[in-house]
Context: one part of a larger RNA
Order: sequence, then C1' cells, then structure tokens
RNA sequence: AACGAACGCUUGCGGCGCGCCUAAUACAUGCAAGUCGAACGACGUAGCAAUACGGAGUGGCGCACGGGUGAGUAACGCGUGGAUAAUCUGCCUUUCAGUGGGGAAUAACUAUCCGAAAGGAUAGCUAACACCGCAUGAGACCACAGGGCCUGAGGGCCUAGGGGUUAAAAAUUUAUUGCUGAAAGAUGAGUCUGCGUGGGAUUAGCUAGUUGGUGGGGUAAUGGCCUACCAAGGCAACGAUCCCUAGCUGGUCUGAGAGGAUGGCCAGCCACACUGGAACUGAGACACGGUCCAGACUCCUACGGGAGGCAGCAGUAGGGAAUAUUGCGCAAUGGGCGAAAGCCUGACGCAGCGACGCCGCGUGAGUGAUGAAGGCCUUAGGGUCGUAAAGCUCUGUUGAAUGGGAAGAAAAAAAUGACGGUACCAUUCGAGAAAGGACCGGCUAACUUCGUGCCAGCAGCCGCGGUAAGACGAGGGGUCCUAGCGUUGUUC
Repeated sequence: AACGAACGCUUGCGGCGCGCCUAAUACAUGCAAGUCGAACGACGUAGCAAUACGGAGUGGCGCACGGGUGAGUAACGCGUGGAUAAUCUGCCUUUCAGUGGGGAAUAACUAUCCGAAAGGAUAGCUAACACCGCAUGAGACCACAGGGCCUGAGGGCCUAGGGGUUAAAAAUUUAUUGCUGAAAGAUGAGUCUGCGUGGGAUUAGCUAGUUGGUGGGGUAAUGGCCUACCAAGGCAACGAUCCCUAGCUGGUCUGAGAGGAUGGCCAGCCACACUGGAACUGAGACACGGUCCAGACUCCUACGGGAGGCAGCAGUAGGGAAUAUUGCGCAAUGGGCGAAAGCCUGACGCAGCGACGCCGCGUGAGUGAUGAAGGCCUUAGGGUCGUAAAGCUCUGUUGAAUGGGAAGAAAAAAAUGACGGUACCAUUCGAGAAAGGACCGGCUAACUUCGUGCCAGCAGCCGCGGUAAGACGAGGGGUCCUAGCGUUGUUC
C1' cells in the first nucleotide's frame, strides 16, 4: 500500500460497486422453458347461427442458448502462433433446379379390463407439413475411363462420356410463407501441431495396445480410436514414472523497475450437474431442471410397487470468525416460439438488507473578553480548557411539510414505465434532528495530577510496574484520523 474480509467501539445522508472464501453438505415450499390453431383430427364452453374462446393429444421449432459451480484436471486443459489437401455446421444470406402421383397406420376418442398409486393392457375409429413405396434427376454420390490446372508428402479443383444410387409438404386472409436437391457465404464447432504454462530426486527407471507396420472396422473427420496378424519397439537426468498441490487466461495487488503474490466481481476458454456407467434423439448432447442401469440417501405405499436430485432465483438446516429478500416487473436490453397479435423468460432491469469498499456532502457561518460559571493544574500570584460557551446577527446543504414532476419510449400517429410520485424543481418551517475512535516512554505526532505498589495490569520490538510510574487504571490537557477509528488475518 492492498482486501470478496472478520472482530471491538461508534454511526447523519447520497451515488456507484460488492456480498457463503467454510460442507461439490442435505434440502421443505414457490418460481427458473416454452411456444405455434397460418401443420392436424377430435372434444368442450358461449351463442339461434355466423363465429369466438379453451384445455388435452399428434406434429414442428426450441429445450446443446441463457443461468450456476470450480469437485476433477499438471493436460494440447489453458495462452499464443499455425494446420485441416483429414472435417461437420439447424436457423440466416446469395444463386441455380424442382415441389408429380399414390398407400398403410397411429395417438387423441370410444368400449372393456388391471393397479393403492405411479401407470398400463386388449379391441374398435380417425387426421396431418407424422410415416412409407412409385415417378422425375439440373445436380450430388459411387465405380470406370479421357483431358486441363494447382500442390509441401498424401492429394485438390475444373471439364466432354456412358452406367448405377438418391428428393420433396403443404398452409392461409391469394399475398406470401414453407418443403426438396445442389453450390457458395456467414456463424458456430471438431481434430492435429510449434512454443509457453506448479512443487518434490528423502520418487530413477517407466511401458504389452505398449512403439511402429499391413488388412479390416469405426467416425463428420486423421489416428492403436478398435480389432487380427507381423516386427520389437517407445519414453527418460533437457527429469520419464510416481507422489502432492491447482481450473487456465485477459487481468488484479504490490513494487522505481526487474520481480513477487494472486485469478473474487466483469470478459474469454475448459470441466462438472447426488456418485459411477451408458447410449438414444438431434445440425449440435453422451444432455443441470431428458432417458436407461447400478449405488448411497430421502419420501410415499394397500408391502405388490413407486417418486426425487437447488454447484438456477429466493429460502431452510448444518458448518463457520463470516456473507443478503421465500420482493417488483417483463417498461427497457437480450433470448425461445409465432405471419402477427402475443405468450414464456428468478437472463435481465429494478427495489430490499449490510459503513463491506470507493467517492461526495453534512453535523452550521459571522461576531462575541468581565477572558463568565465550572473542571483541571498551580510556585496560590496565576495558568489552561478558551472565541470555546452564553449573547447578538445570519444561512438553509441535509431534514420536515406542501405543490409541481421527468428522461429512460423505440426512425407517421396512438398506446405502452417495474423502478416511482423516485430523481429533480419551487415555496414554507427550522440551528433545530446528525461525532466518534485510537493514541500520547523510544521507534512515533502528542504531558501532567491522582490511584496502585513486581500487585492489578501493559506490551509490535526495546521493555514498563517492588511508594513520587510522562509506559498500569482514572481525571484534565494534547496528537492523529474522521462517519469512521482501531485490532486480527493474508499478500507485496
């Protein structure tokens, strides 16, 4: 000097930030991901009807984003620079070519039945942009074969040829939006790689899919990634292996710098989602609020069987020196769905609590000597608190009341504000309601009196205290900071 701090004493206001560092412990309750009737059928409600509305179901898109945490990880995890001629990419943009004609089901629903429940069985009915054949093939892919261009090994691009394989879905308010194939872009992602990125040698040898090759498999894609066979390699004192510790970075703190320490908030990347394992769906997951299996734990049960996962936002218990509200709103920004209206959004915007931090403001200003009273000290003369107070003259920051009252709202107009009647402005009232903490032996700014008597106590170091203690306790006085001041902890 600094802090995500804690503790003690004290505390008037505002702005901006920050707020479980410990038990990645366990969680009551509510909310945190839905949306589309302009994809579809049936049903219900209101109505005479037209029509409007509604909740289940099929279907589409989303749920892989956003939000949390740092357990694991010493690693191509991260940082930085490259490679991908070894790759994928929903929605979006551009361009080209299409969208023909059929079929069989199924949920919902109805009936019957089983179960305590969770849930399920059988039979029957029905629709689609759900599912499945057929047609067409500009193109794409596959093998064959010819030419040209490029390239760093592999190989890549363009092109005339015949052969094989492969598409589609419609909706409505008739103006559009969709759907299929292909090429390119944008965005996002996968993989590889040079260099850098803790401690321990009281860890010296480690390794059999191990290192390489061939064939095969697998992947979007390279590769022992997997498998069969073959060879016997590969790493290591330039620290392999083992053990301990740890998310990494932009940054942050300190320091003249070099360096040292650190990685909370914010931003990028990674990893994780009760513990372990696995795949499914999908453009994308091996998926926090999805599925399956195993385990521990909790709950329900009719004992047969079921349900759950706050390291989302609040909140609870526990742990701890210690860390907040079971708040308001989608008005803004952003996201999902939708043609739109709109719906959803504990992201986000705000408010609440906490001097936890930084910054700003105030607790009054001027005048006022009989230097009042009173306290303390005294050499008893006086000195000091001290212009301090009182008194007089003012001011109105803050405060209180009353009145007014935003911007944030958005490219024609209207409507739309959680914060909030907030900020701010005006008027009136009113010195009224607002100062403490530590220290005063030296280091180190600040001195005396009394009490105590190696006691009680102080103390960061040196050291004080055993009868005049400037060092303990109290009074007076003083010094330093100031809505704070000290102590403790940690880093430089």
This is a predicted structure of a 492-nucleotide part of an RNA (small-subunit ribosomal RNA, 5' domain) from an uncultured bacterium. Model confidence (mean pLDDT): 84 of 100. The full RNA is in RNAcentral, with records from ENA, Greengenes and SILVA.